[in-house]
RNAcentral holds the full RNA, with entries from ENA and SILVA. The part of an RNA shown here (small-subunit ribosomal RNA, central domain) has 349 nucleotides and comes from an uncultured bacterium. Model confidence (mean pLDDT): 89 of 100. It matches the Rfam family "Bacterial small subunit ribosomal RNA".
Context: one part of a larger RNA
RNA sequence: UUGGGUUUAAAGGGUGCGUAGGCGGGAUGCCAAGUCAGCGGUAAAAGCCCGGGGCUCAACCCCGGCGAGCCGUUGAAACUGGGGUCCUUGAGUUGGAGAGAAGUAGGCGGAAUGCGCGGUGUAGCGGUGAAAUGCUUAGAUAUCGCGCAGAACUCCGAUUGCGAAGGCAGCCUGCCGGCUCCAUACUGACGCUGAGGCACGAAAGUGCGGGGAUCGAACAGGAUUAGAUACCCUGGUAGUCCGCACAGUAAACGAUGAAUGCUGGGUGUCCGGGCCGAAUGAGGCCUGGGUGCCGAAGCGAAAGCGAUAAGCAUUCCACCUGGGGAGUACGCCGGCAACGGUGAAACUC
Numbered sequence: 001u002u003g004g005g006u007u008u009a010a011a012g013g014g015u016g017c018g019u020a021g022g023c024g025g026g027a028u029g030c031c032a033a034g035u036c037a038g039c040g041g042u043a044a045a046a047g048c049c050c051g052g053g054g055c056u057c058a059a060c061c062c063c064g065g066c067g068a069g070c071c072g073u074u075g076a077a078a079c080u081g082g083g084g085u086c087c088u089u090g091a092g093u094u095g096g097a098g099a100g101a102a103g104u105a106g107g108c109g110g111a112a113u114g115c116g117c118g119g120u121g122u123a124g125c126g127g128u129g130a131a132a133u134g135c136u137u138a139g140a141u142a143u144c145g146c147g148c149a150g151a152a153c154u155c156c157g158a159u160u161g162c163g164a165a166g167g168c169a170g171c172c173u174g175c176c177g178g179c180u181c182c183a184u185a186c187u188g189a190c191g192c193u194g195a196g197g198c199a200c201g202a203a204a205g206u207g208c209g210g211g212g213a214u215c216g217a218a219c220a221g222g223a224u225u226a227g228a229u230a231c232c233c234u235g236g237u238a239g240u241c242c243g244c245a246c247a248g249u250a251a252a253c254g255a256u257g258a259a260u261g262c263u264g265g266g267u268g269u270c271c272g273g274g275c276c277g278a279a280u281g282a283g284g285c286c287u288g289g290g291u292g293c294c295g296a297a298g299c300g301a302a303a304g305c306g307a308u309a310a311g312c313a314u315u316c317c318a319c320c321u322g323g324g325g326a327g328u329a330c331g332c333c334g335g336c337a338a339c340g341g342u343g344a345a346a347c348u349c
Base pairs, nucleotide, nucleotide: 004320005319006318007303008302012317014200015199016198017197021193022192023191025087026086027085028084030082031081033080034079035076036075037074038073039072040071041070042069049065050064051063052062053061054060090190091187092186093185094183095182096181097180098179103175104174105173106172107171108170109153113149114148115147116146117145118144119143120142124135125134161168162167205246206245207244208243209242210241215239219235220234221233222232257316258315259314260313261312262311265294266293267292268291269290270289271288272287273286274285275284276283298305299304322349323348324347331342332341333340334339
């Protein structure tokens, strides 16, 4: 490479938007590039192959033929392609309705925690397996009142909801993105995927400026222990929070790329619509979109998956090819740095 694969064995890019490219719905004319057919040219000789012939045979030798590809020419029109006209089911637009912790900015609230001031009050508090370090007669802990600060939002709360992913939860308001349903009207394939690229991207980390209640790497002390650079305890800096800028990783997980179609059911739940149902209710039937569970067929090495597929198919992208060496070295690119991206080999089993 061919092939075979990618939930858990090696393997789905962290996620989206989108460039090139690849692929692409129904009908009907035209063209004839791909495609197919006929004929011709070319394809040195020798050789292979096929048909003959000559050495008694064969090896050997001689004659003739065939030939992919390329070029020319004449045709065919199902499929692909090109161009034309038309269509509505894919996609989108319009109108009406709906749900939501989607995002962003501002304002507000109570509880808790810590601190400050004051009152009451007195000898302990705290902490643990047990202790000690620590705090406390300069009055702690406890309790009451007032005040300040920062951070997070108990209950509701749920296999709940929203978001492309990361993620998102007190309340109110402004701005703003996406989604679903119903209805007809409109556009008429406008679509899918997406190498590069661009954007977003938890936590930790970095720069500058703020903030600093809690918690808390590092660090100090107390314990434990043979030791204890730990687990436990008392403290505690960076950080944790905000603004701006960088960084760009993760068990970034459903360890499962995106899109479309098809393939028995059963049972919850969330958001719509229709009909039935004391005019509105519980509920029932049908229907669309999400989110769970159990399972037919089928798939799977099994565990399991099973209309939210890991089933049956198609299109496009990404990735894998024994373990270690190694996500290392070197080079290049990016970064303030930390480091990230790309990514080997020797050797060894």